Record summary
The RNA shown here (transfer RNA) has 74 nucleotides and comes from Candidatus Kaiserbacteria bacterium RIFOXYD1_FULL_47_14. Its Rfam family is "tRNA". Gene Ontology term of the family: triplet codon-amino acid adaptor activity.
RNA sequence: GCGGAAUUGGUUUAGUGGUAGAACAGUUGCUUCCCAAGCAACGGGCGGGAGUUCGAUUCUCCCAUUCCGCACAA
Numbered sequence: 001g002c003g004g005a006a007u008u009g010g011u012u013u014a015g016u017g018g019u020a021g022a023a024c025a026g027u028u029g030c031u032u033c034c035c036a037a038g039c040a041a042c043g044g045g046c047g048g049g050a051g052u053u054c055g056a057u058u059c060u061c062c063c064a065u066u067c068c069g070c071a072c073a074a
Base pairs, nucleotide, nucleotide: 001070002069003068004067005066006065007064010024011023012022013021018054026042027041028040029039030038047063048062049061050060051059
C1' cells in the first nucleotide's frame, strides 16, 4: 500500500428499517446473629460525522480504533 472482519451498559455478547435484550458485575431491599449464598427491584449501552428514509443500532459514504490475510522493504 491492497483486501477482509469487527466496534452495542463496567465485562462478555444477542438482535433487527419501527420505544435495544441477556449473562456476569454494581446499587437498594428481603432473608440471616453476621458474612456468603438465594430471591426481588433499580440504574447503566448501539465508536464519531454526513447522507437516504416518515423513521437508522440496522442501508450508503467518510473517519477512528482493533484483528486477519496479501504485497513491499529491512